[in-house]
Context: one part of a larger RNA
RNA sequence: GGAUGAAUGCUGGCGGCAUGCCUUACACAUGCAAGUCGGACGGGAAGUGGUGUUUCCAGUGGCGGACGGGUGAGUAACGCAUAAGAACCUACCCUUGGGAGGGGAACAACAACUGGAAACGGCUGCUAAUACCCCAUAGGCUGAGGAGCAAAAGGAGGAAUUUGCCCGAGGAGGGGCUCACAUUUGAUUAGCUAGUUGGUGAGGCAAUAGCUUACCAAGGCGAUGAUCAGUAGCUGGUCUGAGAGGAUGAUCAGCCACACUGGGACUAAGACACGGCCCAAACUCCUACGGGAGGUAGUAGUGGCGAAUUUUCCGCAAUGGAUGAAAGCCUGACGGAGCAAUGCCGCCUGAAGGUAGAAGGCCUAUGGGUCAUGAACUUUUUUUCCGGAGAAGAAGCAAUGACAGUAUCCGGGGAAUAAGCAUCGGCUAACUCUGUGCCAGUAACCGCGGUAAGACGGAGGAUGCAAGCGUUAUCC
Repeated sequence: GGAUGAAUGCUGGCGGCAUGCCUUACACAUGCAAGUCGGACGGGAAGUGGUGUUUCCAGUGGCGGACGGGUGAGUAACGCAUAAGAACCUACCCUUGGGAGGGGAACAACAACUGGAAACGGCUGCUAAUACCCCAUAGGCUGAGGAGCAAAAGGAGGAAUUUGCCCGAGGAGGGGCUCACAUUUGAUUAGCUAGUUGGUGAGGCAAUAGCUUACCAAGGCGAUGAUCAGUAGCUGGUCUGAGAGGAUGAUCAGCCACACUGGGACUAAGACACGGCCCAAACUCCUACGGGAGGUAGUAGUGGCGAAUUUUCCGCAAUGGAUGAAAGCCUGACGGAGCAAUGCCGCCUGAAGGUAGAAGGCCUAUGGGUCAUGAACUUUUUUUCCGGAGAAGAAGCAAUGACAGUAUCCGGGGAAUAAGCAUCGGCUAACUCUGUGCCAGUAACCGCGGUAAGACGGAGGAUGCAAGCGUUAUCC
């Protein structure tokens, strides 16, 4: 000198765009953050005098809750980054070849009875389906072969048709696995390892594999730093630097890991699953004491820690996502508004003229000098302010805008509404007076102060930056 997710002191007019718990992965009141489909299904309700049409709904069923959003605790590891590979899986989507024949038994809902304070149940009976099962069929699978095994569902429409279903093949996108190289500090950590290293058989997985197991062999790693210990999410990037490098990993993007703590599986194309389940422990809450409920590292918000970090806001109008044939519905993703000079950028606080060189302050050699064209005064303009008009963002009929009566434009009036902070011995741009008297104080360093202090305090003046300016902390 540059930089910051900064903090702090003094000060503070406006706008645009960004950013905003870095500390306790501490504990959380309350609301919301994942639903949707009646064009899969039986039923119930509203409405109507009744039928029909319509609307709504608990339940069965389907798809989605593995995405999106958060955090960085753990992890020194194939976790990440770069570059390769073979023994794999893939719902929805795209392309393509075929197929859907026959039959059956249930379980919710519902009704009756009944347990419990509640959470939630028990028993008996009835019922539908794109829920479940059996038989048939098969260009698929298994097997050396004889041979064996495996499927389906309908809905809407008057119909044309359309949309779903099943079995193959290919693709796209996604994911699992292996490997080369690379990835922080310590030797005041030198030896480490028994499923350990390899083989065979068996099991297991979507798949390779000590992944697991029985037997056999005795291997494997290590001063090119194993093991152990400390620290740490990694990267694209960011800051700095002429570069080499050094430091760093907020926001945005990719990957990984985690979801009160530890463990476990279930379902599923996909999880060992943030707002799913089970077990255990801690904590909090309810209880009729028998038993139950909960998990903000989602978004707001609260307490606490801390130098320190925002609203319990508006909207699904846009973009994107889930679902649905669609209308639609849901979406604290997202789009916006609010708060904060936290940062960057832009604008304004007036402009031109104006000497009686004004009053006043300060200095003075008492002549004057300076603040100073500065003020007053004259002319003039309008950032704010008031009033009116008023968008784009909406997408190829129309309709649909949270932001928002916002941006912007026009008119009105009047300089009216707006300057501070630090410094002035040297480094380092900027000097005098006065007070103090090694005191009070100052100070990054050298140092200054003990009676004329350009270094302390005040004043006048000056210098620098400016809605900021200083200080502190950290990095280059």